[in-house]
Molecule: transfer RNA
Organism: uncultured Clostridia bacterium
């Protein structure tokens, strides 16, 4: 240069056919315990890589751009 796949919560991933987003883990509060840990409860945490199109309505389709991989020259 080209094709491809990926990007979501602090990490590691879902998230179907388009209906406005969730788990495990870490951290936080509490409960349990002489105290830690382990357990149990609870809540909290996101402009869904960017910008733009469609659309009533986009994390999800369309374009163009970043970033990281894989493969071809």
């Nucleotide at each position: 240069g080209c094709a491809c796949c990926a990007c979501u919560a602090g990490c590691u991933c879902a998230g179907c056919u388009g209906g406005u987003a969730g788990a495990g883990c870490a951290g936080c509060u509490g409960a349990c315990u002489c105290u830690u840990a382990a357990u149990c409860a609870g809540a909290a945490g996101g402009u869904c890589c960017a910008g733009g199109g469609u659309u009533c309505g986009a994390c999800u389709c369309c374009c163009u751009g970043g970033u990281g991989g894989u493969g071809c020259a």